[in-house]
Context: one part of a larger RNA
Parts: sequence; structure tokens; C1' cells
RNA sequence: UCGUGGUGAAGGAACUCGGCAAAAUACCCCCGUAACUUCGGGAGAAGGGGGGCCAAUUUAGGUGUAGGAGUUUACCUCCGAAGCUUGAGUUGGCUGCAAAGAAUAGUCUCAAGCGACUGUUUACCAAAAACACAGGUCCGUGCGAAGUUGCAAAACGAUGUAUACGGACUGACGCCUGCCCGGUGCUGGAAGGUUAAGGGGACUGGUUAGCUCUUCGGAGCGAAGCUGAGAACUUAAGCCCCAGUAAACGGCGGUGGUAACUAUAACCAUCCUAAGGUAGCGAAAUUCCUUGUCGGGUAAGUUCCGACCUGCACGAAUGGCGUAACGACUUGAGAACUGUCUCCACCGCGAACUCG
Repeated sequence: UCGUGGUGAAGGAACUCGGCAAAAUACCCCCGUAACUUCGGGAGAAGGGGGGCCAAUUUAGGUGUAGGAGUUUACCUCCGAAGCUUGAGUUGGCUGCAAAGAAUAGUCUCAAGCGACUGUUUACCAAAAACACAGGUCCGUGCGAAGUUGCAAAACGAUGUAUACGGACUGACGCCUGCCCGGUGCUGGAAGGUUAAGGGGACUGGUUAGCUCUUCGGAGCGAAGCUGAGAACUUAAGCCCCAGUAAACGGCGGUGGUAACUAUAACCAUCCUAAGGUAGCGAAAUUCCUUGUCGGGUAAGUUCCGACCUGCACGAAUGGCGUAACGACUUGAGAACUGUCUCCACCGCGAACUCG
């Protein structure tokens, strides 16, 4: 000096990002136990008292001897002194510094956030507010189901059958879940427009048997067949189009004026939109300005709690707001407790280093 244990005057979180670590609590019996609550809980709430040994005594049992009672006369039932014994109470005493006694043994309380809960997770820096969850809603699927795997056969789904199975979102429970279908998606529709290959084959090119002309070199025309190109017309889904649909993806305004103090604007006007944010909540896990303002707690509080609403940029199953219980979750406060600290000291054990 390090590691690991132990003790500590006075103070008691002043330490620190933070009570991290340590200390404290801890067992059994009795008393007692709040708000709130989904009536189960909360609860071991909290808080308080007691705990050894000996004797006496009281009381409640156990045992069932002596004895007594019963009638069904039995290996029966009941009562029951004494004795022995167990628990509890009271009184006195003993040891001891103190009645001390449990020793692998809860700290507790108040308030807030998030997630209902038990569960799951980043094997080796994250255990959580993340995932899951029961419950809710929507969509698909009629069975050779949809869906998934596979080239296929086939298998799973399921030896199931819509109270089933698959997919998506939400996430107990309570109260609720507003407006917008213009865009995107999905579903339905089929009149019209557009639209592929295919069908179709008008018109037309090449080739040449043959015919015509010829200056005899060739030129022109050209049936059938073969072959090239090809207009009209015909023709599906899709798209355009028409509807529906938001617990589908998503979206949910601006400006000007106005009341007999001022301020504000229930009200009016106007522009734009598919529609202009309803209930509830709100400086919030969301608030930039911001340590907003007011109140509470402190001597003093950028955190915390309660309000306000000016919501930069909450908001209703990408769910909204509450909520008992629960949590190695996060935040704030208090009690108790302490070497965390003021401020360090000493002791035990182990180790390293230095000196001898």
C1' cells in the first nucleotide's frame, strides 16, 4: 500500500450523480393495524408488549389409581380425590453489567411516473418503461380451408371444422374511443374509355410458269404456289371510371373585427380544406423560450408534488384518461440507522514492496 474482517468520542448523509457501500431490521407469542380497494386484498401494514432458571400458588387440560355411578353384565361407558404431567397467570427469589435466550434471520413510511399482474430478453457491459400476456377489434378461411414448406409427390394446418384455424393492430379492469374516404391501400361494381398475345385479313412487297416488247445486251407485265409486311374489326384482367371502407396507411386550418375601465371575446366577417382536434389530459418519459407563473415541502429546492394553459411540437386500440394489487424498474420526501462524510484512528487475517 492492497485485499478481507472488526471497533470507534461528538455529530448523523454535512459524502455523493445517487445513502453507492456499510449500518440498522430480522425468530416465536400476544396486543394492535390507516388511506385506498377490483372486497380477494392493502397486512408481517404501521406501532407496542413479552421471552432464562427455582419455588409457592391459582387456573385450564392430559393421565385415570383409590373410590363412585349406569345397564346392554362387557376386553363396556361415565364421573373421579391423590400422584405424575403440560400450558398460562400471579407472587417471591436466583445468576448476571443487564433477563439477556430467535441469529443461514423483513428496514419501514409518504408521494409521483411507467408497465395491470406471474412470466420473457441482449450466453460475455442493458432485466427495463422493451417482449410476452389474458382480454379487445379488424381482415381472411366452408374444408382437397385459408396460410406455411417444397420443383414435385407430399407434409404441417388437423386425425381440427367458424365457440375452429391463419394474419394484423391493441394490451387486465373501469369510463370511453369524436370528425375526415380528397390522396394511398383494400373490397365491390361493371355502362363507357384505354389495353397484350391470339383471331382476322383489306391493301401491299419478293419469287416466276407464262405473256408482250426488243437495238438480242435486255426491259415490262405477271396467274397459282411459296414467302415478307400488314389496316379495319374481335378480345381479358388491369388502369381510367363509380361506390364502400379509418380498432386500413393516414389527416384533423388561417386572417380581420367585436362587450359601458382595461383585458378577453360567447359573437360577426372572410379565405382555404376531404375534414379542421371532440372527450379527457396538459411546462408532461412530450414545453424550445424555461429554473414559465402561482402554491406546497427546505433556513436555502434547475429536481419533486399540486395547480394554471401561452399544447415551439398531447389526444383517443401507432389507443385517451383513470386505477386496487404487483415491480432487483425510474423520480422526490421522511423515520430509523450508520466511518458515506466532518476526519480520520486503531486491531485481526492474507498479500506485495522496502530495510535488517
The prediction has a mean pLDDT of 85. Large-subunit ribosomal RNA, domain IV from Actinobacteria bacterium BACL15 MAG-120619-bin91, 356 nucleotides, folded computationally. RNAcentral holds the full RNA, with entries from SILVA. Lineage of the source: Bacteria > Bacillati > Actinomycetota > Actinomycetes > ac1 cluster.